Glycine riboswitch aptamer from Natroniella sulfidigena, 98 nucleotides, folded computationally. Its mean pLDDT, the model's own confidence on a scale to 100, is 83. Rfam family: Glycine riboswitch aptamer. For this family Rfam cites "In Vivo Behavior of the Tandem Glycine Riboswitch in Bacillus subtilis" (Babina et al., MBio, 2017). The model forms 86% of the base pairs in the Rfam consensus.

[in-house]
RNA sequence: UACCUUUCUAAGAGAGAGACCCAACAAAGGUUGGGCGCCGAAGGGGCAAAGAAGAAAAUUCUUCUCAAACUCUCAGGCAAAAGGAUCUUAGAAAGAUA
Numbered sequence: 001u002a003c004c005u006u007u008c009u010a011a012g013a014g015a016g017a018g019a020c021c022c023a024a025c026a027a028a029g030g031u032u033g034g035g036c037g038c039c040g041a042a043g044g045g046g047c048a049a050a051g052a053a054g055a056a057a058a059u060u061c062u063u064c065u066c067a068a069a070c071u072c073u074c075a076g077g078c079a080a081a082a083g084g085a086u087c088u089u090a091g092a093a094a095g096a097u098a
Base pairs, nucleotide, nucleotide: 001098002097004095005094006093007092008091009090010089011088012087013086018036020035021034022033023032024031025030037078038077039076043074044072045071046070051064052063053062054061055060
């Protein structure tokens, strides 16, 4: 110096599902509690192959590690707003390689 990785910042894009019912508070937007129905793309949980170890007397069993946009729906969400995985662009910090 260039590329790459991780994290952060800014801008842009960004889906799904009841503007549900009852009660209380509140000027309103809403908040809290209860009820039924849903969503998966904040976060979180779970699982494969492979790998490792041990046992068994035999190609088996047990344990550990272990992925996701899969799955669960704890949390969160179900008009708008906010949030939102992820992507693009720009930049910062750190790391690694050459």